This is a predicted structure of a 100-nucleotide RNA (Bacterial small signal recognition particle RNA) from a Chloroflexota bacterium. Its Rfam family is "Bacterial small signal recognition particle RNA". It is annotated as a non-coding RNA gene. A reference for the family is Rosenblad et al. (2003), "SRPDB: Signal Recognition Particle Database", Nucleic Acids Res.
[in-house]
RNA sequence: AGUUGGGUCCUACGCGGCGAGAGUCUGUGAACCCCGUCAGGUUCGGAAGAAAGCAGCGGUAAGCGGUGCCUCUCGGGUGCCGUGGGACAACCUGAUUCGA
Numbered sequence: 001a002g003u004u005g006g007g008u009c010c011u012a013c014g015c016g017g018c019g020a021g022a023g024u025c026u027g028u029g030a031a032c033c034c035c036g037u038c039a040g041g042u043u044c045g046g047a048a049g050a051a052a053g054c055a056g057c058g059g060u061a062a063g064c065g066g067u068g069c070c071u072c073u074c075g076g077g078u079g080c081c082g083u084g085g086g087a088c089a090a091c092c093u094g095a096u097u098c099g100a
Stems, first nucleotide, its partner, number of pairs: 001097008009086006015079002018075006025066004034059004042051003
């Protein structure tokens, strides 16, 4: 000096990880305009009974709070990860050839 391989570069897919949102789970949550059960009392009835139904209790809706694990979605200067394709100016590195 030449040839060539690999890396740093670009891109696609995959795996893991981080962040956010959502689901799930759970707590709370309706004076009445949700549901159920409706003490007391009220109404109807001669009576037996029936009806409506406040408070209370239970359950739940919207909302609000929490959520280790699990699932979905989105995102990235995430990873001394993998595979394929691309680029080859520069840098790093290996092999080899020629010459000094």